c-di-GMP-I riboswitch aptamer from a Candidatus Bipolaricaulota bacterium, 79 nucleotides, folded computationally. Lineage of the source: Bacteria > Bacteria candidate phyla > Candidatus Bipolaricaulota. The coordinates come from a structure-prediction model, not an experiment, and the mean pLDDT is 78. Its Rfam family is "c-di-GMP-I riboswitch aptamer". Rfam's curators write: GEMM was predicted in a large-scale screen for bacterial structured RNA regulatory elements. The sequence was found by an Rfam model in a public genome assembly.
[in-house]
């Protein structure tokens, strides 16, 4: 440097549920918990999915990165 994630070790993340807060809603944040994750780290909303009160007038807007894709970066270890 490349490739891989079988085993080991260290550390990391945190679904659903419950609970508090925010939102019209999808959903987001905190706590608890631990289903899982080797990028479940960061960025892009391109595809998919979901929401849509007011306004508008039927596509504009919004949500989701733990659905897929793309870019960047990274721990440990085997080969």
């Nucleotide at each position: 440097a490349c490739c891989u994630g079988a085993a080991a070790a260290a550390g990391g993340c945190a679904a659903a549920g419950c609970u508090c807060c925010g939102g019209a809603g999808a959903c987001g944040g905190g706590g608890u918990u631990u289903c899982g994750c080797a990028a479940a780290g960061c960025u892009c909303a391109g595809g998919g999915u979901c929401c849509u009160a007011c306004a508008a007038a039927a596509a504009a807007g919004g949500a989701u990165g733990g659905c897929c894709g793309a870019g960047c970066u990274a721990c440990c270890a085997a080969g």